[in-house]
RNA sequence: GAAGUGGGCCAGACAAUCGCGGAAACGCCCGCAAAUGCGGGAAGGUUAUGAGGAAAGUCCGGGCUCCACAGGGCAGGAAGCCGGCUAACGGCCGGGCGGGGUGACCCGACGGAAAGCGCCGCAGAAAAGAAGACUCCCGCUGCCCGCCUCGGCGGGUGAGAGAAAAGCUGAAACGGUGGUGUAAGAGACCACCAGCACCUUGGCAACAGGGUGGCUUGGCAAGCCCCUUCCGGAGCAAGCGCGAAUAGGAGCGCGAUGGUGUGGCCCGCACUGCGCUCGGGUAGCGUGCUCGAGGUCAGCGGUGACGCUGUCCCUAGAUAAAUGAUUGUCCACGACAGAACCCGGCUUAUCGGCCCACUUCGCCU
Numbered sequence: 001g002a003a004g005u006g007g008g009c010c011a012g013a014c015a016a017u018c019g020c021g022g023a024a025a026c027g028c029c030c031g032c033a034a035a036u037g038c039g040g041g042a043a044g045g046u047u048a049u050g051a052g053g054a055a056a057g058u059c060c061g062g063g064c065u066c067c068a069c070a071g072g073g074c075a076g077g078a079a080g081c082c083g084g085c086u087a088a089c090g091g092c093c094g095g096g097c098g099g100g101g102u103g104a105c106c107c108g109a110c111g112g113a114a115a116g117c118g119c120c121g122c123a124g125a126a127a128a129g130a131a132g133a134c135u136c137c138c139g140c141u142g143c144c145c146g147c148c149u150c151g152g153c154g155g156g157u158g159a160g161a162g163a164a165a166a167g168c169u170g171a172a173a174c175g176g177u178g179g180u181g182u183a184a185g186a187g188a189c190c191a192c193c194a195g196c197a198c199c200u201u202g203g204c205a206a207c208a209g210g211g212u213g214g215c216u217u218g219g220c221a222a223g224c225c226c227c228u229u230c231c232g233g234a235g236c237a238a239g240c241g242c243g244a245a246u247a248g249g250a251g252c253g254c255g256a257u258g259g260u261g262u263g264g265c266c267c268g269c270a271c272u273g274c275g276c277u278c279g280g281g282u283a284g285c286g287u288g289c290u291c292g293a294g295g296u297c298a299g300c301g302g303u304g305a306c307g308c309u310g311u312c313c314c315u316a317g318a319u320a321a322a323u324g325a326u327u328g329u330c331c332a333c334g335a336c337a338g339a340a341c342c343c344g345g346c347u348u349a350u351c352g353g354c355c356c357a358c359u360u361c362g363c364c365u
Stems, first nucleotide, its partner, number of pairs: 001361010012330007020050002023047002026044001028041005052336001056347002059345005064235004076231005081095005096110001097108004111226002116224002118220003134167002137162001140160002142157006175193006194216001196213007239287004249278006258272005294313002297310005331334001
């Protein structure tokens, strides 16, 4: 210098003007009170302050609230190598194993297939049962031909038997390679390798190393299933408080010779109870609501996630929903995107830039 790997940070900057949200003190208005106080209101100016790294998807886990709940089981769901962290987790940290990369490093639904069931398309003889025989192999028993010293020998055939080595098919063919052996063969036997079981050493463990043994028991659990662990339900429109106008309800009292309308009045016709008290609900308002498993810095413990101690900080709280607009200057010309009860994660989206550590290659000293 080039190409990369892992981690962290920022998310246009500054100024002026106008506007919006909640807050504080002030002023104004109203009510009560009457010494300057208390409560409420809204159209005032002032002050400081006002979205994110993902506020998103709502996929996990918790807090909080209400309901349910002695305990146990079934069903259903989730998780799944080992150890740790945590309020908890499907998250994170460390380790193991497997796979990828020259490497830094990255990826992994990574328990069990000798508990059982099921499946293994096409092809192939055969797809899981100590199975199977299409070609090939062999020539033990037959059969046929020839020779013969009548004991057999040679050749042919492939019916029966043997065999599973070779071919063929397939993702996969019942351990692999080499040898011994045999009629031909075969863990039938031997060496090495893989796998399995047991023993042993190291490790908390996953697992790794070593030894012994018999000789081998296919794959899929991302099909059912088995094993281990965990899980009550609903959600801030949770829940709690205050509470109109009006309508309806209950009780008490009064009235029915009533009241209202029509109409000049009567008759007629139409409609209809009135007052007080009580409690429930609706609109609306308040609360929940933001100080919290919170953050900064330092020290200590730990490989680390994280924990402990001290210190300082307070950082949106709206409800049809504020966080914006205009102008000027500058630059690298500005992405994805908007809180709605609150946290811890994961995942997804994202212009560009900065910092730290590391890897590979090239060059120079």